[in-house]
RNA sequence: CCCCGAUAAAGGCAAACUUCGAGAAAUCGGAGGACGCAAAGCUAUAGGGGCUACGGUAGAAUAUUCUACUAUGCCAGCCAGUUACCGAA
Numbered sequence: 001c002c003c004c005g006a007u008a009a010a011g012g013c014a015a016a017c018u019u020c021g022a023g024a025a026a027u028c029g030g031a032g033g034a035c036g037c038a039a040a041g042c043u044a045u046a047g048g049g050g051c052u053a054c055g056g057u058a059g060a061a062u063a064u065u066c067u068a069c070u071a072u073g074c075c076a077g078c079c080a081g082u083u084a085c086c087g088a089a
Base pairs, nucleotide, nucleotide: 004087005086012037013036017032018031019030020029021028022027035077041082042081043080047079048078049075050074051073055070056069057068058067059066060065
């Protein structure tokens, strides 16, 4: 230094849920709260995967509905990439 990860030390993050706010939704932000996490730090056109469909396109129906497709919207707490604290075996 790399791999690795203790019932080590110091610290860190925060699921569900509640509440306030943004959004068409997925989802996100604040506060509370801890299921968990050794990268639960960062990276989302230029790796894979997943979610949503306002708008758009097509069809049906018909005067406003339904269905399908669609990312330009999202998710890194799915894998991945990348950087990093500590140091027993």